This is a predicted structure of a 71-nucleotide RNA (transfer RNA) from a Phycisphaerales bacterium.
């Protein structure tokens, strides 16, 4: 320098263009003498900027970062 893949709550991971789920963690509550377990609840997310569309995590363009391959 070129090519390919990737970026979603604190972490991991889903999601035909149509309400962004799940698990763990954290927090609050019930239970317990205390803790753990169990149960209930709450908080929290689409890398950035544009475009297409009635509607974009998803499609298109550009950028940033990470991984891999080639040179």
């Nucleotide at each position: 320098a070129g090519c390919g893949g990737g970026a979603u709550g604190g972490u991991g991971u889903a999601a035909c263009g149509g309400u962004a789920g799940c698990a763990c963690a954290c927090c609050g509550g019930u239970c317990u003498u205390u803790g753990a377990u169990a149960c209930c609840g709450a908080c929290a997310g689409u890398c950035c900027g544009g475009g297409u569309u009635c509607g974009a995590a998803u499609c298109c363009c550009g950028g940033u970062c990470c991984c891999g391959c080639u040179u």

It matches the Rfam family "tRNA". It is annotated as a transfer RNA.